Context: one part of a larger RNA
RNA sequence: GAGUAGCGAAUGACGGGGGAGGAGCCCGUCCGCCGAAUGACCAAGGUUUCCUGGGGAAGGUUCAUCCGCCCAGGGUUAGUCGGGACCUAAGCCGAGGCCGAGAGGCGUAGGCGAUGGACGACUGGUUGAUAUUCCAGUACCACUUCACCCGCGCCCAGGCCGAAUCCACUGUGCUAAGGGAACCCCCUUCGGGGGGCUACCGACCCCGGUGGAGGAGGCCAGCGAAGGGGGGACGCAGAAGGGUAGGUCGACCCACGCGAUGGUCGUCGUGGGACAAGCAGGUAGGGAGGCUCCCCAGGCAAAUCCAGGGAGCCGCUAAUCCCGAGAUGUGAUGUCGAGCCGCAUCAGGCGAAGCGACGUAUCCCAUGCUGCCGAGAAAAUCCUCUAGCGAGCUGGUGAGGUGCCCGUACCCCAAACCGACGCAGGUGGUCAGGUAGAGAAUACCGAGGCGAUC
Numbered sequence: 001g002a003g004u005a006g007c008g009a010a011u012g013a014c015g016g017g018g019g020a021g022g023a024g025c026c027c028g029u030c031c032g033c034c035g036a037a038u039g040a041c042c043a044a045g046g047u048u049u050c051c052u053g054g055g056g057a058a059g060g061u062u063c064a065u066c067c068g069c070c071c072a073g074g075g076u077u078a079g080u081c082g083g084g085a086c087c088u089a090a091g092c093c094g095a096g097g098c099c100g101a102g103a104g105g106c107g108u109a110g111g112c113g114a115u116g117g118a119c120g121a122c123u124g125g126u127u128g129a130u131a132u133u134c135c136a137g138u139a140c141c142a143c144u145u146c147a148c149c150c151g152c153g154c155c156c157a158g159g160c161c162g163a164a165u166c167c168a169c170u171g172u173g174c175u176a177a178g179g180g181a182a183c184c185c186c187c188u189u190c191g192g193g194g195g196g197c198u199a200c201c202g203a204c205c206c207c208g209g210u211g212g213a214g215g216a217g218g219c220c221a222g223c224g225a226a227g228g229g230g231g232g233a234c235g236c237a238g239a240a241g242g243g244u245a246g247g248u249c250g251a252c253c254c255a256c257g258c259g260a261u262g263g264u265c266g267u268c269g270u271g272g273g274a275c276a277a278g279c280a281g282g283u284a285g286g287g288a289g290g291c292u293c294c295c296c297a298g299g300c301a302a303a304u305c306c307a308g309g310g311a312g313c314c315g316c317u318a319a320u321c322c323c324g325a326g327a328u329g330u331g332a333u334g335u336c337g338a339g340c341c342g343c344a345u346c347a348g349g350c351g352a353a354g355c356g357a358c359g360u361a362u363c364c365c366a367u368g369c370u371g372c373c374g375a376g377a378a379a380a381u382c383c384u385c386u387a388g389c390g391a392g393c394u395g396g397u398g399a400g401g402u403g404c405c406c407g408u409a410c411c412c413c414a415a416a417c418c419g420a421c422g423c424a425g426g427u428g429g430u431c432a433g434g435u436a437g438a439g440a441a442u443a444c445c446g447a448g449g450c451g452a453u454c
Stems, first nucleotide, its partner, number of pairs: 012030006031451004039431004045411002049409001050074006059067002079140002081407004086117002091112003097106003121138005141403009151393002158220004165213007173206001178201002183196005222389002227385004235372004241365003247358004252273006258266001274335002278330003285323004289314007298306002336354001339350003373376001417426002433445004
């Protein structure tokens, strides 16, 4: 310079409180702002900032009795939510191995790795601070124990399958001796003869097939792969339908109110008119042909499974099978519930109605349907098949037991994250009320939240 610029988008006023002290803290009443957010809930990130009590140096762009500040104490409860004890993608690591002078690089088997797959819990209540975690009620999952029921097995007997080996038949299989074209060479009376090479033919044996004998062994409960098969399993766009959440209206139901000022017992005003998972049956709707038997050389061994081939019956107007919302019933003689009572210092208690119509989702049916071309992960859980194990066991019902580790406070479009700051910037996902509107635009409102630190 200069007590100058500035004090970082924005509406505050009044009354009361405690206090040494109040424009800023707390309470109240008006007013104002956001309301596809300035509300609510997560992920990431932060890491105690959360709650209670106390404080008033510093931090807070002013003040401060206040605070995301300081001090002390407290707070995060899970079989089912998320992660691990499951799976794999890109990518990464990588026994052996290859390359390299080395450092190291690549990479098989194998492993790790969610942003994906698989997988069982909902409603209500409760704290100053946690809750699908605590409590109440009602469920489900995995493993396990016991009891009962149904059905089988081992043992016995019987039946079935069946290796080695042998025999017979057989073959577009293999070749030996041998035979032997075409073609080439020689001779010829031109009819042919001789020689050479290969293709090819060719028995036994071998190999394969079929049948028979043979009987090692196995099977006729169950469990069951690290192996086979199925499935999981997938793009984009579009349209219509069936529903539900949510909403609106009601002259219907319930509760409360009856007016400081003209009217207000009325077709009045205000408020309310709920409830999950699970379980039961299987609806609207969508998809597929289904069942039985035989053969079988493919699926790296085997297979009753899958693929392939064949036959019969039923269906093609879907009998049968698969998928499938919602509604209904149950859950619920429960919980919630406007309001009322009580305390008014916090508890606590009682508890009505709980219906109808209309509209409607971006949610569910739906990984569906239709169309299109750019032709749209993998693996495990699961089902099935045998290999193998195998003497007791599957299934059903009921009762009981067990259920580990980590996260869980709080902020989360922000004063708590990334921006040196309590910074007009940046930050992925979910929820989506009313009136007007095509709309998640916009305007005004609700629930809820704020009035932005001179």

The part of an RNA shown here (large-subunit ribosomal RNA, domain III) has 454 nucleotides and comes from an Actinomycetota bacterium. The full RNA is in RNAcentral, with records from ENA.